RNA sequence: AGGGUUUGAUCCUGGCUCAGGACGAACGCUGGCGGCGCGCCUUACGCAUGCAAGUCGUACGACGGGCUUCGGCCCGGAGUGGCAGACGGCUGAGUAACGCGUAGGCAACCUGUCCCACAGUGAGGGAUAACCCGUCGAAAGACGGGCUAAUACCCCAUUCGCUCCUGGGGUGAAACUCCCCUGGAGGAAAGCCGCAAGGCGCUGAGGGAGGGGCCUGCGUCCUAUCAGGUAGUUGGUGAGGUAACGGCUCACCAAGCCGGCGACGGGUAGUUGGUCUGAGAGGACGGCCAGCCAGACGGGGACUGAGAUACGGCCCCGACUCCUACGGGAGGCAGCAGCGAGGAAUCUUGGGCAAUGGGCGAAAGCCUGACCCAGCGACGCCGCGUGGGGGAAGAAGGCCUUCGGGUCGUAAACCCCUUUUGCCGGGGAAGAAGCUCUGACGGUACCCGGCGAAUAAGCCACGGCUAACUACGUGCCAGCAGCCGCGGUAAUACGUAGGUGGCAAGCGUUGUCCGGAUUUACUGGGCGUAAAGGGCGUGUAGGCGGUCCGUUAAGUCCGGUGUGAAAUCUCCCGGCUCAACUGGGAGGGGUCAUCGGAUACUGGCGGACUUGAGGUGGGCAGAGGAAGGUGGAAUUCCCGGUGUAGCGGUGAAAUGCGUAGAUAUCGGGAGGAACACCAGUGGCGAAGGCGGCCUUCUGGGCCUACCCUGACGCUGAGACGCGAAAGCGUGGGGAGCAAACCGGAUUAGAUACCCGGGUAGUCCACGCGCUAAACGAUGGACACUAGGUGUGGGGGGUAUCGACCCCCUCCGCGCCGGAGCUAACGCAGUAAGUGUCCCGCCUGGGGAGUACGGCCGCAAGGCUAAAACUCAAAGGAAUUGACGGGGGCCCGCACAAGCAGCGGAGCGUGUGGUUUAAUUCGACGCAACGCGAAGAACCUUACCAAGACUUGACAUGCACCUGAAAGGCAAAGAAACUUGCCCCUCCUUCGGGACAGGUGCACAGAUGCUGCAUGGCUGUCGUCAGCUCGUGCCGUGAGGUGUUGGGUUAAGUCUCGCAACGAGCGUAACCCUUGUUGUCAGUUGAUUUCUCUGGCAAGACUGCCUUUUAGAAGAGGAGGAAGGUGAGGAUGACGGCAAGUCAGCACGGCUCUUACGUCUUGGGCUACACACACGCUACAAUGGGUGGUACAAAGGGUUGCUAAUGAGCAAUCUGGAGCUAAUCCCAUCAAAGCCAUCCCCAGUUCGGAUUGGAGGCUGCAACUCGCCUCCAUGAAGUUGGAGUUGCUAGUAACCGCAGGUCAGCAUACUGCGGUGAAUACGUUCUCGGGCCUUGUACACACCGCCCGUCACGUCAUGAAAGCCGAUAACACCUGAAGUCGAUGUGCCAACCCCCGAGCUUGUCGAAGGGGAGGUAGUCGCCGAGGGUGGGAUUGGUAAUUGGGACGAAGUCGUAACAAGGUAGUCGUAGCGGAAGCUGCGGCUG
Repeated sequence: AGGGUUUGAUCCUGGCUCAGGACGAACGCUGGCGGCGCGCCUUACGCAUGCAAGUCGUACGACGGGCUUCGGCCCGGAGUGGCAGACGGCUGAGUAACGCGUAGGCAACCUGUCCCACAGUGAGGGAUAACCCGUCGAAAGACGGGCUAAUACCCCAUUCGCUCCUGGGGUGAAACUCCCCUGGAGGAAAGCCGCAAGGCGCUGAGGGAGGGGCCUGCGUCCUAUCAGGUAGUUGGUGAGGUAACGGCUCACCAAGCCGGCGACGGGUAGUUGGUCUGAGAGGACGGCCAGCCAGACGGGGACUGAGAUACGGCCCCGACUCCUACGGGAGGCAGCAGCGAGGAAUCUUGGGCAAUGGGCGAAAGCCUGACCCAGCGACGCCGCGUGGGGGAAGAAGGCCUUCGGGUCGUAAACCCCUUUUGCCGGGGAAGAAGCUCUGACGGUACCCGGCGAAUAAGCCACGGCUAACUACGUGCCAGCAGCCGCGGUAAUACGUAGGUGGCAAGCGUUGUCCGGAUUUACUGGGCGUAAAGGGCGUGUAGGCGGUCCGUUAAGUCCGGUGUGAAAUCUCCCGGCUCAACUGGGAGGGGUCAUCGGAUACUGGCGGACUUGAGGUGGGCAGAGGAAGGUGGAAUUCCCGGUGUAGCGGUGAAAUGCGUAGAUAUCGGGAGGAACACCAGUGGCGAAGGCGGCCUUCUGGGCCUACCCUGACGCUGAGACGCGAAAGCGUGGGGAGCAAACCGGAUUAGAUACCCGGGUAGUCCACGCGCUAAACGAUGGACACUAGGUGUGGGGGGUAUCGACCCCCUCCGCGCCGGAGCUAACGCAGUAAGUGUCCCGCCUGGGGAGUACGGCCGCAAGGCUAAAACUCAAAGGAAUUGACGGGGGCCCGCACAAGCAGCGGAGCGUGUGGUUUAAUUCGACGCAACGCGAAGAACCUUACCAAGACUUGACAUGCACCUGAAAGGCAAAGAAACUUGCCCCUCCUUCGGGACAGGUGCACAGAUGCUGCAUGGCUGUCGUCAGCUCGUGCCGUGAGGUGUUGGGUUAAGUCUCGCAACGAGCGUAACCCUUGUUGUCAGUUGAUUUCUCUGGCAAGACUGCCUUUUAGAAGAGGAGGAAGGUGAGGAUGACGGCAAGUCAGCACGGCUCUUACGUCUUGGGCUACACACACGCUACAAUGGGUGGUACAAAGGGUUGCUAAUGAGCAAUCUGGAGCUAAUCCCAUCAAAGCCAUCCCCAGUUCGGAUUGGAGGCUGCAACUCGCCUCCAUGAAGUUGGAGUUGCUAGUAACCGCAGGUCAGCAUACUGCGGUGAAUACGUUCUCGGGCCUUGUACACACCGCCCGUCACGUCAUGAAAGCCGAUAACACCUGAAGUCGAUGUGCCAACCCCCGAGCUUGUCGAAGGGGAGGUAGUCGCCGAGGGUGGGAUUGGUAAUUGGGACGAAGUCGUAACAAGGUAGUCGUAGCGGAAGCUGCGGCUG
């Protein structure tokens, strides 16, 4: 730091995805040790049990126990009292808030314990728990009576401070409030220990420290599909309340207050230090630790207290659990352990107060699940180990193999060594602070000794990204997969194995976060065509703003101070053997506060200026807008005339109109709409848009003068206005046109295109609507940055008779083009260049501009605008191809022009199909089908049936045995084969060898599969003219150029031009045959010439002439046997068709192995309702029959061709001459032809199928199933529908001949000659091809791609009568506890008064009475909760319903991509199974 993935390839845009790091994790496999950390993320779900907050006898009384020297001492715990239970510990529910963070404020506050300093601590009183007695209760507990103490409670005295009232002064920005002074009033206390000294306390008041309360600036998530909120609401006055300010509360008064800088509402969330990531900016998170907040079963409430509205306190309501004698009671683990439940998931009901810290105590001490330790868990981080060295015949074994070997691999074994760890034994801490004592951890860490390589390795991956490859299995199965994608018989992608790579006590997977992602872009992106400029304007808030001077110092910059807790982080140093961990020091960290300074820039204030902007004077152009009027042409209609049979319409028609007189034509009239020519990449307008002429009203612009104002400007969220067409409402109008609709055509259909009609509408007025491809697909403003050219408007100069030209300049509209920019295309002073300012908009495709909600609308609908789900792309530009019912040029028996056919018949052959035991297999458009097959009776033969063989019919090697085997004979048998008999090899150094047979082992064999694993060969495009390369140049690149262009050619043939210059494979030529001549040779024919055969050579090159031209070339001509490639052949570029062939051969892999091999007999490949392909023969007179007669070429021949002769009607037989061939034979005759004759147009003297009979030939054998001959038989067929084939000259057609194959079998094939035409105007059309160009959504390339309905399946989602919840409010009713208030006749010891028994005669005082004060109770306000009600928001579910997405091979059509066959498309309206069609207006993409 990037990589993979859209394409045939390319560049770009853009999404998806990967490699990294992290974690309170979980899951899978595996697991040796230690250290340090961490460990319910889910149900703030419910909890059994134990423990977690007590302590003080130096506050108090009683009681119990022990001891006693009786003086007392010690101990215990209940109670009164004091302090502490507001800390510590847990959790994160709630909370979007002054809750938290940060910086400040309090002139508006509190503070137990602690510290400092000051003053005081005098004198009295009345009760009450415990205890005793009694009562009630199951219990919890309660009540009554009686006794008693205090540091409990009360009264009185005293008051430096203190509080209140009053007056004066001071500080300060500000004072009833702080400070000082004067006067008045009010208000305290407690004792205990000690021999004592004294100590500990207590009271009042001041200060401090630390802690807290309140207030403020700034910061603090998402949502506008939440836009208005608010009645104690905002403020005031007064009162209450609080420690304290305050609507905190109340009464009255006013009507405010908050909000686009986001109020109010909804959702989510404790917050910070920090943590993770990142280069940073940022993003995400807030577990452990630390700060703050909040909570303690849910809700409410107060009490006590310095402090709580109190986790282990109280009261009430509610839910739940437990006890109960049913009357009532008890309880709250979000403390530590632990249990249940939930969950993917999170530990021991451990030890100790030794340390640190806390509470109480004078202290000893007690308490402390805070804490310190231990346990469990690889949950994380860090460290260590599982050994080290040597060891090659590279052991065995595994795997692979080309069978040679390679690899695991020095790895192992084996030898030597070590002992971390482990086990055993011994020693043994620090941690203790504090003189002694005191250690849970712990006999731990650590040290020493002994033993023994001993106790210790896995996991994942290996197609690319991404490091690591083979074999087998599987066969679109099973499976894999993060993305691209693997798997359909050779899978480095699945599974296994071997090997390899990576990490390692772990390794993988899953989840989440950051990164990569400059993919939300502040750093750091974009908007012509990829997503993205608002349809246009006016303008509010806001943002931004010309020149100069002064001032200020808000922004900005610099410095100081304060703060930014600790921990964390970075650096340095130190401690555990290292590290993790941890100690010390330093640094860094804010949009902070404050003080001081600077003043360039921005801002504020003041002043000035004119260039921005505006105004004024004078001119100018214009389809700018509105209203009124007016004109002619044309269409249609009406009336009349002339006139007659058609008109109209189309590709062609028809519907339609017309003898009731149309169309045509003339005259007259009516009415509506639109304005030809001018007219122009002309003008005007902000856009939409605007077009006859005239008038009125009216907006804007340009030029000029340089006179005035003096920054008055630019942009513009909301807002307001305008806004084509279609559409809507009301009323008019209606000629033409024309959705819908009705007909006619077209068509498979035609809800279309074409035609005839035709209604809304189009027009007007008024009112809505508000959308378009509202486009330059390009927001507005300003400035700057080469040129050239045209045009509209104005001004000036020059010039002139004249504004005719020419030059300069301002404004507008175009074209070309440079720099620059751009992915490219392109833009280029009218920017898409370079900059500034402001607004709008984009963030993958689909779902979707859709749903829901809201706003607007009469409606149609518009504006705003998601999600689930789904895909690995969707896109832009350009490139090369291919394609087009695109264009241009050109070629070809491609069409046309011709000739002969095929398609109809019969037959032959091949194929399909069917049949069959088998009808072996292959070939399938052209380019399979008389093809493989140059020839299936057996053989061939691969198929079928039956019978046999098993080292085999064939090859090689080894071992052993035999000496044969072959052959002959015999038997059974269809044969193969089997059995028996006969026969019985050669060489030898005598070991054996050769050869052959047998047995056994290796192996053979396979026409079994895969031509989609292959070689080779072949077909075809195509004998078409193309296909490429090197270097250079152009382009970011694919790629282009060259090879395009002008000519020319059969040709990329040649030539000219040209950023190309050359070259290669193709073309041509070289080769063969043929045509002319010469020459040489020649067994041969027929003798030299000659013909013939073979060789050599010549000849033709546009060479010559004319013409044309730039040239190449072309046209004509001469000569010549031949003339423009003379004719024919061979020759087939780069490549495509996964074309054909595993059955010609070869060959990888797979399969069979007494059979899928081999042999044999017989059958089949020859079947036959049919269909197709290629042929033969015909249908006849240009013929058929008969007779006669003429002329070839090229071939073949020794298991062969076979002559003469003879026989037979003939096939053929006999015969055997000759010939290894220019000699002989096939072959005496080639046939058509020619001559003569018969037939006389008919199913025939045409035609010969079919069938019967008789023969011949080949062959082991012609039944299935050969060929030929003769006699007889004589079928279909009278020129062949749609359609289709060949051929351009010695060609087609017709005619025969030969050859290969072959025993035999030819209508096929390959050759040969004979006779021998017709036609080509031409390139419109069909087919194929070449070049250039154009469009493309195709690239498997048009046999392409692709749209919509319907049907089926799956999934998510909207609507929906309803049904069921949740939440927060509101109205009313009810209303617990409790505070506050009122009342309080009941009740009450302390204080006061009256009376006054009594006595100790006093400031005494019982009983009694009254008062003050308090209180049970009652009432009132508020009030949790409950109830009722109508709504709101939100969720679940639902018959049914809407569309959507996805799903190898469903249905219907063909809408789009090419002019996609009607150009497409946008908006709108109507219609239609569906894509869609049509109307109107717009766009060109």
This is a predicted structure of a 1485-nucleotide RNA (small-subunit ribosomal RNA) from a Dehalococcoidia bacterium. The RNAcentral record of the sequence draws on SILVA. Its mean pLDDT, the model's own confidence on a scale to 100, is 84. Taxonomically the source falls in Dehalococcoidia (Bacteria, Bacillati, Chloroflexota).